[in-house]
């Protein structure tokens, strides 16, 4: 410090997720030791048991118990007795118990933090210095006696003490009252210093040293009170408040105060958030972070609050009191049923809750506390120990050597190698830790005791003694021996680390993206590796990354986001100059900011964690002294901002009234006749009752053609005939007046299209709803005919729009160019023009700059300032609930649960479009001939079957693999055999045959018999049998593959290097203008070049030349044979000699290149026409198939990974099947006839094939064919007859002399064998069919059409197929609108698996959360009234009472003062009644929402998405 994830890819926006750190944690697996820390986060739930606050006898009366002692009796044991001593239960009294310890309920508050203040206060114990400590009195507990009660406890009587209580005396710098003076302050006042008067104290004990007590002053400490500032959420809480706010006078308190009371006034708080609701102890700090922040407030420390829930006071210096009291309530316990007792949020511990948190331990040794003169006692504070890997830190589980790189495991390309791995074994060394043995601390200083010193036993001090829970612990030494000690998670990317096996969208994983459907580095196991390590992972939570709430540090045209618009309140903000002040601001200084923590330095534990010391820091607050630039404030002034005035000016600005005009529809009269109207085409509709059309004049409503314009005006919405009235605003000019008066604007109150609503009018046209007609599968639509609200007017409501420039308002600054509207100036000028400058408005283009890009660009989306609104992932949702507004419709405000990992913007490349442009192709059109109908053949589907083997499925499967299924082929089925095998190699063992011939059984394979019967260098060769490795598989996967092939398409495209442009994907080049069959070429151009394709080079064909000349050819010469003859000769025949002329064959050249001429064209490419030429613009044909697409086809051509079978899925055999037939499709053949059929005669090819072959002549047969055997391994011989054609004849339009299916009979040939299941021949038979619906195919010239010939495969043949060959030989193309396919450019896109795409809504089913709902059950806080405990306060006849006073009758006297119980009253916890408020749970039913597998219906959106 970043990374993953939206896309085919890119940039951006934006969310989600991860890597880091942390924790009072928990869970899973694992676990050797030690140190230091931490340990109920939940039920402030309930608690058994023990302990946690006592102490003082130097305050007191005393003596229950303990110890000692005395006395009496007794020999003694012992009994009785004595408070005599040590001491001491209970009691009176003093002090403490208000600290320490726990918890975080409540509380949003002066509770806390911080800084001040108290001129409004208190303070036991302690310290300092001062004064005093005199006299007297009355009781009471205890003890004793008597009583009540189960108990708790309690009543009465008698008696007694005090440092308990009371009175008197003395007394002040105390208190109160009156009254002076001075000084000061902060309002009440304070301080200092006087005077006078009144009132108020005490306690004793003692070892005689002292300890106490009282009063006043001061200090210290601890508290109390007030104030400023600071720190949570919600406005779907906007108003709250009656002791409320203030005053006067009282009461009360330590003290101010409505703290309380009476009276008076009506205030007080609040948008800078009152009140209400929710949540919460606060802080120092802790975690994280670069910081700013954000989150938290365990442990430690400060403060607060609480002590079963609530209330109350008492005592006291201090409490409204955790281990005190009273009352109410709930709960628990005891009970004799009458009454009582209790409060672990102290330490342990128990139950419960929970994912979860420890011992009913030791000691007061240290530190601290209470009491005490002290010794000392008490102390669950504290110090220690125990449990727990809960955390942090440290140590160890060994070190060195050691290669046969052992064995074993794992993997692989498997005679072997790699890895585990120096790892182990083995050798040697060490001993931390664990174990055993021995030694053994520091923490301890004191108090106290003893002795001594200074010396007035007073204080200080010296020496010695005494005191350790932890603990025989830490630590040290020794002994033994590698001995006692390693796991957890992960290994697809992020993220370090890879293989095998198993599984097969199953089981499972997963933080995000995502893995798993037979080769999973992602699941499970294993081996190996990586990371951390006594721990490792997971879960939860916080911060970070997240600049993703942005102060530091974000945005708002299109991604989320500018309010519809102006006016304006509060607020924010604001021009120039001068002066004052000093609030903000800046600087210095002082105080404070507790300690701990953090940081730095140093030190102590062997180190570290930890601890100690010091420094720094604590960014804050307060005070004070200065500074005065800026802001602020006060005062003054200025004119440039703003506003006013003057002179002009343009405008659909607003409003009211009036007037006008074309057109539509309507009513009337007339002319006139059969249609009109409407559409893609129709129909509904109107019309013979007279429409449409035409003329005239009438009434009526709405709207204002042309001008008219990215022209004008207005804040926006919006405004359009003309005239008039009223009226708002702008601009220019001028520089008169004011003198900052400005800008923005939360709330607020106005305006605000259309639709809609209310009331009343109006209603021509148009037109939701509605009706009808069409369209359609449907058509509640689009189209048509009608048509009501409405549209119009008046008044009132509504308050929303894609109210958009999707761009808030204001001010200033920052290049230009060019239009246009409204003014003004200058020049020119008779005028009209024109030129130029300037201000305001409104457009276009464009530079810098900005922007993710697109784009914006003086009318900013640039550079700055001010103010306002708004945004924070998508969906749920602008929805629910609540509130406000509205007559309603609805509007404004505005969530959550749940769900997804995206949603989105701009641009790029493709693909697509019922988008556009250009171009091509037998693509259409123009033609010719077919298919689709018939019969047959072949293939396919389907059905059937034991099997009908398998594959191929739009074009691009279907006469395809198959260029030959009777057996074989053959892969299928049935049956019968066989198991190292039908086939290959190797090893070992045994044998010598096997083949061949023949016989038997059998369907055959096979089995059996007989005959025949080896070679050798003895190793073996060959071969049979057995065993083991292995063979074998047309078994699976073409979606694991190679190779080959099809297709787009012989379409003209597909790319690269360098450069340039762009943030980038990418673009450019390759686009553009021409041209071409062509990305063919030319020109232009930020491109310049290049590659694969195109073309050419290759083969063939067309012309010609040269060479050669057999088996080919034969003009000329000769010969032979043969025919005819008019006997002259002629014809035929390459048969022969010869010849090379020709044809032909073979080989090699020439030729064609837009080369020449002319027109067009950019003096181009090229094109058009022409000449010449055998051929003319790639001459015709072929071979040749770019980058790629289709997971196209093929595992059954072959090869091959993996999986599967192994007496079978291998192999052999016989027979059957692949040929099966209601049906459908595909491709062909033959036809339907006269351009024909049949018969006879007659002519002309090319290319092939031939020895297991082609087979001639001749003969036989009607024929298939047979006999025969010449010739030929072929330019020689054969197949071989070419056919259509031509000549002649016949048939005469019919199911025929067309057509030939089917069937019967008889044959031929091949073959081991023609039954299933061959072909052919002859005779007979003679079906459908008379040119084929919708639709559809081929072909542009030697082509279509038509005619035959040959070949491969092959014994034969299903061939009518396929592949070739030649013969005869057309028609048509205006043209590119349309259909199909393709190319280029452009455009739109929500597509990218790319339109066979994407995608919306209802319905049906399931799951989940939410809303509404009759109601029902709670909770909370108020309010009104009633009852009202304890208790404080107030009152009080009668009742009760020791001290003090008075009196005399001297008493158990009376009276007074004072007090108390009781009673009454105010307040009052709580309870009750009541109506409301807020809030939550459940709820039949209901509403929408989200998600879910390949459900149903349609097709709304994305392309002009087929109605933008």
């Nucleotide at each position: 410090a970043g990374a993953g994830u939206u896309u085919g890819a890119u940039c951006c926006u934006g969310g989600c997720u991860c890597a880091g750190g942390a924790u009072g944690a928990a869970c899973g697996c694992u676990a050797g030791c030690g140190g230091c820390a931490g340990g109920c986060u939940u039920a402030a739930u309930a608690c058994a048991u023990g302990c946690a606050a006592g102490u003082c006898g130097u305050g007191g009366g005393g003596c229950a118990g303990c110890a000692g002692g005395g006395g009496u009796a007794g020999c003694a044991a012992u009994a009785c007795u004595c408070g005599c001593u040590g001491g001491c239960g209970a009691c009176c009294g003093g002090c403490a118990a208000a600290c320490g310890g726990g918890u975080g309920c409540g509380g949003a508050a002066c509770a806390c933090g911080u800084a001040c203040a108290c001129a409004a206060c208190c303070u036991u114990c302690c310290u300092u210095a001062a004064a005093g400590u005199g006299g007297g009195g009355a009781a009471u507990a205890g003890c004793c006696c008597a009583g009540g009660g189960a108990a708790a406890c309690u009543u009465g009587g008698a008696u007694u003490a005090a440092u308990a209580c009371c009175c008197c005396g003395u007394a002040a710098u105390a208190u109160u009252a009156u009254u002076g003076a001075a000084u000061g302050g902060c309002a009440u006042c304070a301080u200092u210093u006087g005077a006078u008067a009144a009132u108020u104290a005490u306690a004793g004990c003692u070892c005689c040293g002292g300890c106490g007590c009282u009063u006043a002053a001061a200090g210290a400490u601890g508290g109390g009170u007030g104030u400023g500032c600071g720190g949570c959420u919600g406005a779907u809480u906007a108003g709250g408040u009656a002791g409320u706010u203030g005053g006067c006078g009282g009461g009360g308190u330590a003290a101010c105060g409505g703290c309380c009371c009476a009276c008076c006034a009506a205030g007080c708080c609040u948008g800078c958030g009152a009140u209400c609701a929710g949540u919460a102890a606060c802080u120092g700090g802790u975690g994280u972070g670069a910081g700013a922040g954000c989150a938290c407030g365990a442990c430690c420390a400060g403060u607060c609050a609480c002590a079963c829930g609530g209330g109350c006071a008492c005592u006291g210096a201090g409490a409204c009191a955790c281990g005190g009291g009273c009352c109410c309530g709930a709960c628990u316990c005891c009970u004799a049923c009458g009454g009582g007792a209790g409060g672990c949020a102290g330490c342990a511990g128990u139950a419960a809750g929970g994912a979860a948190u420890a011992u009913u331990g030791g000691u007061c040794a240290a530190u601290g506390g209470a009491c005490g003169c002290a010794a000392g006692u008490c102390u669950g504070a504290a110090c220690c120990a125990g449990c727990c890997a809960u955390g942090c830190c440290g140590c160890g589980u060994g070190g060195a050597g050691g290669a046969u790189g052992a064995a074993g495991g794992u993997c692989c390309u498997c005679u072997g190698g790699a890895u585990u791995g120096u790892a182990a074994a083995c050798u040697u060394c060490u001993u931390u830790u664990a174990u055993c043995u021995g030694g053994g601390a520091a923490g301890a200083a004191a108090c106290c005791c003893a002795a001594g010193g200074u010396u007035u036993c007073u204080a200080c001090u010296u020496u010695g003694g005494u005191u350790g829970a932890c603990g025989g612990u830490a630590c040290c030494a020794g002994a033994u021996g590698a001995a006692u000690a390693a796991g957890c998670a992960c290994c697809g990317g992020c993220u370090a680390a890879c293989u095998c096996c198993g599984u097969g969208c199953c089981a499972g994983c997963a933080g995000c993206c995502g893995c798993g459907g037979u080769a999973a580095u992602a699941c499970g196991g294993a081996g190996g590796g990586u990371g951390c390590a006594a721990g490792c992972g997971u879960u939860a939570u916080c911060c970070g990354g997240a600049u993703u709430c942005a102060c530091u540090g974000g945005g708002u045209u299109u991604a989320a986001a500018g309010g519809g618009u102006g006016c304006g309140u509060a607020g924010g903000u604001g021009g120039g100059c001068u002066a004052g002040u000093a609030a903000g601001u800046c600087a210095g200084u002082g105080g404070u900011g507790a300690a701990a923590u953090c940081u730095c330095c140093g030190g102590g534990c062997u180190u570290a964690a930890c601890c100690c010391g010091g420094a720094a820091a604590c960014u804050g607050c307060c005070a004070u002294u200065g500074a005065u630039a800026c802001u602020a404030u006060u005062a003054g002034u200025c004119u440039u901002g703003a506003a006013u005035g003057u002179u002009g000016u343009g405008g659909a600005g607003g409003u009211a009234a009036g007037c006008g005009u074309a057109a539509u529809a309507u009513g009337u009269c007339a002319u006139g006749u059969a249609g009109c109207g409407g559409u893609g085409a129709a129909a509904u509709g109107c019309g013979c009752a007279g429409a449409u059309a035409u003329c005239a004049g009438g009434a009526g409503g709405a709207a204002c053609a042309c001008c008219g314009g990215u022209g004008g005006c207005g804040a926006a919405g919006g405004c359009g005939g003309c005239u008039u009235g009223c009226u708002g605003g702008g601009c220019c000019u001028u520089a008169c007046c004011u003198g900052a008066c400005g800008c923005u604007g939360a709330g607020g109150a106005g305006c605000g299209a259309a639709a809609g609503c209310g009331u009343g009018g109006g209603g021509a046209g148009c037109a939701a709803a509605c009706a009808g007609g069409a369209u359609u599968a449907g058509a509640u639509a689009c189209c048509c005919u009608g048509g009501u609200a409405g549209u119009c007017c008046a008044c009132g409501c509504u308050g929303u729009a894609a109210a958009c420039g999707u761009u808030g308002g204001g001010c200033g600054c920052u290049a230009g160019g060019u239009g246009u509207g409204g003014g003004g100036g200058u020049c020119u000028u008779c005028c009209a023009c024109g030129a130029u400058c300037u201000c305001c408005g409104u457009g276009c283009c464009g530079g810098a700059g900005c922007u993710a890009a697109c784009g914006c660009a003086u009318u900013a989306a640039g550079c700055g300032c001010c103010c306002c609104g708004c945004c924070u992932g998508g969906g749920g949702a602008g929805u629910a609930c609540g509130g406000c507004c509205g007559c309603a419709a609805g509007g404004c405000u505005a969530a959550a649960a749940c769900u997804c990992a995206a949603a989105g913007g701009a641009a790029u490349u493709g693909a697509c479009g019922g988008g556009g442009g250009c171009c091509c192709g037998c693509a259409c059109a123009a033609g010719c001939g077919g298919c689709g109908g018939a019969g047959c053949a072949u293939g396919u589907u389907g059905c059937u079957u034991a099997a009908u083997u398998c594959g191929a499925c739009g074009c691009a499967a279907c006469g395809c693999g198959a260029a030959g299924a009777a057996c074989c082929u053959u892969a299928c089925c049935a049956a019968g055999g066989u198991u190292u095998g039908a086939c290959a190699u190797c090893a070992c063992c045994c044998g010598g045959a096997a083949a061949c011939g023949u016989c038997c059984a059998g369907a055959g394979a096979u089995g059996g018999g007989c005959g025949c019967c080896u070679c050798u260098u003895c190793g073996g060769a060959c071969u049979g049998g057995g065993u083991g490795a292995c063979a074998g598989g047309u078994g699976g996967u073409g979606c694991a593959u190679g190779g080959c092939u099809g297709u787009c398409g012989u379409c003209a495209g597909c790319u690269c290097g360098u450069g340039u442009c762009g943030u980038g994907a990418g673009a450019u080049g390759u686009u553009g203008g021409g041209u071409u069959a062509a990305g063919u070429c030319c020109c232009g151009c930020a491109a310049c070049g290049a590659g694969c394709g195109c073309a050419a080079c290759c083969c063939u064909u067309g012309u010609u030349c040269c060479a050669u000349g057999u088996u080919g050819c034969c003009a000329g010469c000769a010969c032979g044979c043969u025919c005819c003859u008019u006997c002259g000769g002629g014809g035929g025949u390459g048969g022969u000699g010869g010849g090379g002329a020709c044809u032909c064959a073979u080989g090699g050249g020439a030729g064609a290149c837009u080369g020449c001429c002319g027109g067009g064209g950019u003096c181009a490419a090229c094109u058009c026409g022409g000449a010449g030429g055998a051929a003319g613009g790639u001459g015709g044909g072929g071979a040749u198939g770019a980058c790629g697409u289709c997971a196209a086809g093929u595992c059954a051509u072959c090869a091959u990974g993996c999986c599967c079978c192994u007496u079978a899925u291998g192999u052999c055999u016989u027979g059957g099947g692949c040929u099966g037939c209601a049906a459908a499709c595909a491709u062909g053949c033959u036809a339907c006839a006269a351009u024909g059929g049949c018969c006879g005669g007659u002519a002309c090819a090319g290319a092939g094939g031939g020895c297991u072959g082609c087979u001639a002549a001749a003969c036989c047969g009607u024929g298939a064919g047979g006999u025969g055997g010449a010739g030929c391994g072929a330019a020689u011989c054969c197949c071989u007859a070419a056919a259509a054609g031509c000549c002649g004849g016949u048939c005469u339009c019919a199911g025929u002399u067309c057509g030939g299916a089917u069937u019967g009979g008889g044959g031929u040939c091949u073959g081991c064998a023609a039954c299933u299941c061959g072909a052919c021949c002859c005779c007979a038979u003679g079906a459908a069919g008379u040119c084929g619906g919708a639709g559809u195919c081929g072909c542009u010239a030697g082509u279509a059409a038509u005619c035959g010939c040959a070949g491969a495969u092959c014994a034969g043949c299903a061939a009518c197929g396929c592949u070739g060959c030649g013969g005869u030989g057309a028609a048509u193309a205006c043209g590119u609108u349309c259909c199909c396919g393709g190319g280029c450019c452009u455009u739109g896109u929500a597509c990218a698996c790319a339109c066979c795409g994407c995608c919306c809504g209802u319905c049906a089913c399931g799951u989940c959360a939410c809303g509404a709902a009759a109601g029902u059950c709670g909770g909370c806080a108020a309010c009104a009234c009633c009852c009202g405990a304890a208790g404080c306060c107030c009152g009080u006849g009668g009742c009760c009472c020791a001290a003090c006073c008075a009196c005399c009758u001297u008493g158990u006297g009376u009276g007074g003062g004072g007090g108390g119980a009781g009673c009454g009253g105010u307040c009052g916890a709580g309870g009750g009644u009541g109506g409301g408020g807020c809030u939550g749970g459940c709820g039949a039913u209901u509403g929408g929402g989200a998600c879910g597998a390949a459900g149903u219906c349609g097709u709304a959106a994305c392309a002009a998405g087929g109605u933008a």